Molecule: SAM riboswitch aptamer (S box leader)
Organism: Desulfatibacillum sp.
C1' cells in the first nucleotide's frame, strides 16, 4: 500500500533559507513564479476528523488542551457516463478514523 466508512464550492499570515520552476499520475487548458514562487525551519492562524473536557435524559450543543490535517484560485477547469444545455453521477485524488 491494497480494503470499509465520512468529508472535500467555506476558512486561514509572516520572518529566514534556496534559486526555478510550481499548480498531489498522464494529456489539454488556464493561473502562480526573480516583485523569489515550491519546498524547508520558525512564530501565527484556520477548522473541528479522533482522544479527553463542559452542557444535555438523549438528540444533540459548546469550547478548542492533545493527535493529526490544512493556510491561491472548486480537488484551478476539463477528460469517463447521462443529458440539447443547466447540471447530475462515476473514476482517480487529498484528509481523517478503522483495519491490515
Nucleotide at each position: 500500500a491494497g480494503c470499509u466508512c465520512a468529508u472535500c464550492a467555506a476558512g486561514a499570515g509572516g520572518g529566514c533559507a534556496c534559486g526555478a520552476g510550481a499548480g498531489u499520475u498522464c494529456u489539454g487548458g488556464c493561473u502562480c513564479g526573480u516583485u523569489g514562487a515550491c519546498u524547508g525551519c520558525c512564530c501565527g492562524g484556520c477548522a473541528a476528523c479522533c482522544g479527553a473536557c463542559c452542557c444535555g435524559a438523549g438528540a444533540g450543543g459548546g469550547a478548542a488542551c492533545g493527535g493529526u490535517g490544512c493556510c491561491a484560485a472548486u480537488g484551478c477547469c476539463a477528460g469517463c457516463c447521462c443529458g440539447a444545455a443547466a447540471g447530475g453521477g462515476a473514476a482517480c485524488g487529498a484528509u481523517g478514523a478503522g483495519g491490515c